[in-house]
RNA sequence: GCUGGAUUAGCUCAUUCGGUAGAGCACAUCACUCGUAAUGAUGAGGUGGUCGGUUCGAUCCCGACAUCCAGCU
Numbered sequence: 001g002c003u004g005g006a007u008u009a010g011c012u013c014a015u016u017c018g019g020u021a022g023a024g025c026a027c028a029u030c031a032c033u034c035g036u037a038a039u040g041a042u043g044a045g046g047u048g049g050u051c052g053g054u055u056c057g058a059u060c061c062c063g064a065c066a067u068c069c070a071g072c073u
Base pairs, nucleotide, nucleotide: 001072002071003070004069005068006067007066010025011024012023013022019056027043028042029041030040031039049065050064051063052062053061
């Protein structure tokens, strides 16, 4: 330098022919307990890497850039 892949909640990951984004763990509150843990219930937490484009509408389609991984040279 070229090619491919990845980027979504604090962490690990889902979400398909474009239509108001979810789970597990973790966290907070409550219940239970003499107290903790476990368990149960409820809740909070996301400008979906950045910037543009297409569209009535983009996590999803297109482009550039950034970071990481792999391969080729």
Transfer RNA from an uncultured Clostridia bacterium, 73 nucleotides, folded computationally. Rfam family: tRNA. Its family is annotated with triplet codon-amino acid adaptor activity in the Gene Ontology. By type it is a transfer RNA.